This is a predicted structure of a 72-nucleotide RNA (transfer RNA) from an Anaerohalosphaeraceae bacterium. Its mean pLDDT, the model's own confidence on a scale to 100, is 81. It matches the Rfam family "tRNA". The sequence is in RNAcentral, with records from ENA.
RNA sequence: GGACUCGUGGUCUAAUGGCAAGACAUCUCGCUUACGCCGAGAAAAGUGGAGGUUCGAAUCCUCUCGGGUCCA
Numbered sequence: 001g002g003a004c005u006c007g008u009g010g011u012c013u014a015a016u017g018g019c020a021a022g023a024c025a026u027c028u029c030g031c032u033u034a035c036g037c038c039g040a041g042a043a044a045a046g047u048g049g050a051g052g053u054u055c056g057a058a059u060c061c062u063c064u065c066g067g068g069u070c071c072a
C1' cells in the first nucleotide's frame, strides 16, 4: 500500500428496509428472622463519526475513525 471482516445500554448478544429485543449486571417492591434464591417491576443504547439513497436506514451506498485477519 491492497483485500476481507467487526464496531448496538455497564458486559455479552439479537434485530437481514417498517415503533432497537433478550440475557447477565444495577435499582425498587414482594418473599425470608436476615442474606441469598425465586417472583413482579423500573432505569439504562438511536446503533463509532459524517454525508447520500429511500415515504422510511442499525440494515443499502460513499468517505472516514478504531480493532482483527490475510496478501504484498
Stems, first nucleotide, its partner, number of pairs: 001071007010024004018055001026042005048064005